[in-house]
This is a predicted structure of a 327-nucleotide part of an RNA (large-subunit ribosomal RNA, domain IV) from a Gemmataceae bacterium. The source organism's lineage runs through Bacteria, Pseudomonadati, Planctomycetota, Gemmatales and Gemmataceae.
Context: one part of a larger RNA
This record gives sequence, C1' cells and structure tokens, in this order.
RNA sequence: CGCUCGUGAAGGAACUCGGCAAUUUAGCCCCGUAACUUCGGGAGAAGGGGCGCCCCCGCGAGGGGGCCGCAGUGAAAGGGAUCUGGCGACUGUUUAUCAAAAACACAGGACUCUGCGAACUCGCAAGAGGAAGUAUAGAGUCUGACGCCUGCCCGGUGCUGGUAGGUUAAGGAAGAGGGUUAGCCGCAAGGCGAAGCUCGCAACCGAAGCCCCAGUAAACGGCGGCCGUAACUAUGACGGUCCUAAGUUAGCGAAAUUCCUUGUCGGGUAAAUUCCGACCUGCACGAAUGGUUUAACGACUUGGGCACUGUCUCGGUCAAGAGCUCG
Repeated sequence: CGCUCGUGAAGGAACUCGGCAAUUUAGCCCCGUAACUUCGGGAGAAGGGGCGCCCCCGCGAGGGGGCCGCAGUGAAAGGGAUCUGGCGACUGUUUAUCAAAAACACAGGACUCUGCGAACUCGCAAGAGGAAGUAUAGAGUCUGACGCCUGCCCGGUGCUGGUAGGUUAAGGAAGAGGGUUAGCCGCAAGGCGAAGCUCGCAACCGAAGCCCCAGUAAACGGCGGCCGUAACUAUGACGGUCCUAAGUUAGCGAAAUUCCUUGUCGGGUAAAUUCCGACCUGCACGAAUGGUUUAACGACUUGGGCACUGUCUCGGUCAAGAGCUCG
C1' cells in the first nucleotide's frame, strides 16, 4: 500500500451515470393510520408510546407500591419508510456458465377447422397418439385479468362459396399426310401405288386449376392531396377540385413512438437537456400486430423529498490473516 472487518469530530448525497456500496429500520404489546379501491385491499400504511426485577390485591386481563443500571426484545436473531410516472394485470417461467426483464406463460376474449375409422400429429405401411374423448369436445392461430370499447376499406393477397362462358393435361379420335411395297405403267431413267406394318400431324371430346362472379378484415393488410372562405387580425364550422378500395372514428399524444427539440406554458430547484401536469404543429399513435383507463402485485424502470449514513468535503485510526522482509 491494497484485501477483509470495526470506529468516528463538524457537515449529511456536496459523491456518482445513478445513494452503487454501507448505514438506518428491526421482536412483542398498546394507541393510531391517508389518497385510492375490483370493497378483498391499500396496511406492519404513515406516525407515536411501552418492555427489567421485587412485594401486595385479583381466577385472569389488570391495578397499586418499591428497586437497580449508561442501557430491560440488555446476547443472538430480526422490515428503512414515502410521493410520482412508465411497462406488464396478478402467483408463476426463462438465456445450466455475462441478460430474470417491459421477454414467455397465464386465467379471460375471438376466429378457423373437425360429425368420429374426426380434424390434426408420428409412421413406407401395419399401426399409434388425439381418446377408452364426441362440438359445453378436440386441433390450429391471434389477443392477454377486470372496466369502457374495438370505427372505415373486400381494389391487391389469402380463404370460403359459385358455376354459364373462356383457357386447359393425360387419354380418346374423324380426317389428311410421310415411310415401306405386292402389283401396274415405262425401252430405260423412273412414275403410280392396294392391304398390312409404321412415323409424326390433327378437327373434335377431355377434370381440377386459372380467368370469371360473389362473400369474408379479432384473415395478410390499408386507412390522401391542392386551393379558397367569417365585418381588425388570426383561425376556418363552410365551399371547390383531383385521386382512392377506403381516406384514421373513439381514445391517447414531444409518448419505451417527436426529427426540428433543451418545442411552448405551468409545477418542483437558488439554479433542472431529466421528471410531473398541460397544449397539439402526431417528421413517423390509434383500436385483439388490440386502443384507453385501472385497485392489487414487481430482486423491473423514471423523477422527487424524509430518515440515515465515510458515497463525499478529506482524510484519520484500531484489528485479523495472507501478500512483503528476515529465517
């Protein structure tokens, strides 16, 4: 000097990304206890007081009197508490060995499929699971307690239904053609050429699918622009026009989403790019890829104050073992 532990003047977060770490608190009894709330809770809220031993009375709870210490839960063990926003309802689950979370799951909600030798999954099959179940069942997908709700678009993609027409495979096939040649013609070269065999061509007949016609968004998804307008100004309920399948409804909004941006206003501070409340100009929120509230809950996360402290001003000091030196 560093590691581990103890202690502390005055101050008390001035430390720091951040109270990280370490303090504080702590048991039992009594008093007392807010907002909010799903009436269960919140709650051990918060905040106070008491606690030993001896004698007397009382069944007891308890009451009366006395004694000692710095100290009576005399050791050990043993919650710090509070306000506020975000996210996720909750208890759970997870990256064995850098992530425990806002991720996963979850009850609840919805859609689709499945009539039983079910759908679906495994297997070449036999067969098995589903299920010794039967639509209040089973499978798949999405959402994620509860409360209030969940708008418009079916043009594209998907799915479901439809079948008149168009297109269309294998296969079938009228017909025409090519090759071969018995035969016939020819002086010859050669020409014609039946049947059979054979080679491709092919009118026409051929399903589903696709085209087509509908439905369907808690299916995949999508949800505009420009110009003008009110008796100050400003704004624009209103009008015009172009495009679209339809042009974002409710709610929320500088947000885990806001670039410009430390937006503007208010609050908190002596002073705040953070925080809380508003505004709305939403670069680029928005309704089960759910929207928005929400009591309770959280080794989650934002900001504030209280208590408390060696985190700090700013360092000091005690101790143990090892490191170091000697042996």